[in-house]
């Protein structure tokens, strides 16, 4: 100077925020960009979490 590991950092996990915690990427559109049905033009479905708690936001219902 290059490659590789390792640690530490930063990001990343299908809609918001924190706190814990697992996973991925890491000099890079890299990690991520949900299932189901289809004539491949298009329909349908769940769910603010990777995961648990918590607040927020919207939906349905009962009570006062």
């Nucleotide at each position: 100077g290059g490659a590789a590991g390792u640690u530490c950092g930063g990001g990343g996990g299908a809609u918001g925020g924190a706190g814990u915690u697992c996973c991925c990427c890491u000099u890079a559109c890299a990690a991520a960009u949900g299932c189901c049905c289809u004539u491949c033009a298009g329909g349908g479905c769940u769910g603010a979490u990777g995961a648990c708690u918590c607040c927020u936001u919207c939906c349905a219902a009962g009570u006062a």
Model confidence (mean pLDDT): 78 of 100. A computed fold for a 64-nucleotide RNA from a Synergistales bacterium, annotated as Fluoride riboswitch aptamer (crcB RNA motif). Lineage of the source: Bacteria > Thermotogati > Synergistota > Synergistia > Synergistales.